[in-house]
RNA sequence: GGAAGAUUAGCUCAGCUGGGAGAGCGCCCGCUUGACGUGCGGAAGGUCAUGGGUUCGAGUCCCUUAUCUUCCA
Numbered sequence: 001g002g003a004a005g006a007u008u009a010g011c012u013c014a015g016c017u018g019g020g021a022g023a024g025c026g027c028c029c030g031c032u033u034g035a036c037g038u039g040c041g042g043a044a045g046g047u048c049a050u051g052g053g054u055u056c057g058a059g060u061c062c063c064u065u066a067u068c069u070u071c072c073a
Stems, first nucleotide, its partner, number of pairs: 001072007010025004019056001028042004049065001051063003
């Protein structure tokens, strides 16, 4: 220098053929316990990496930029 993949909650990750943004763990509250833990119930938490485009509608399609990983030279 060229190519491919990844980027979604604090962490690990789903998200199908474009239409409801989610799971587990964690944090917080309540119940349970003498207390902690476990268990049960509930709640909070999101610029879907950035900026643009297409579309009635974009996490999803297209382009740009950034970071990381891998391959080629």
Overview: Predicted 3D model of a 73-nucleotide RNA (transfer RNA) from an uncultured Bacillota bacterium. Its Rfam family is "tRNA". By type it is a transfer RNA.